[in-house]
Molecule: transfer RNA
Organism: Candidatus Iainarchaeum sp.
RNA sequence: GGGCCUGUAGAUCAGUGGAAGAUCGUUUCCUUCGCAAGGAAAAGGCCAGGGGUUCAAAUCCCCUCAGGUCCA
Numbered sequence: 001g002g003g004c005c006u007g008u009a010g011a012u013c014a015g016u017g018g019a020a021g022a023u024c025g026u027u028u029c030c031u032u033c034g035c036a037a038g039g040a041a042a043a044g045g046c047c048a049g050g051g052g053u054u055c056a057a058a059u060c061c062c063c064u065c066a067g068g069u070c071c072a
Base pairs, nucleotide, nucleotide: 001071002070003069004068005067006066007065010024011023012022013021018055026042027041028040029039030038048064049063050062051061052060
């Protein structure tokens, strides 16, 4: 320098056009003398950044950034 893959909640990951979910974690409440376990509820996302296509984009196209991998 070139090819490919990845970037979504604090963490690990789903979601391939109709607008965001799971598990764990966090907080509150119940239960306990207290802790743990268990039960109930809640908060937490400009979907890496910018632009484009579309009535509508996390999703499709282009560029950039970061990481991984292969080739030279």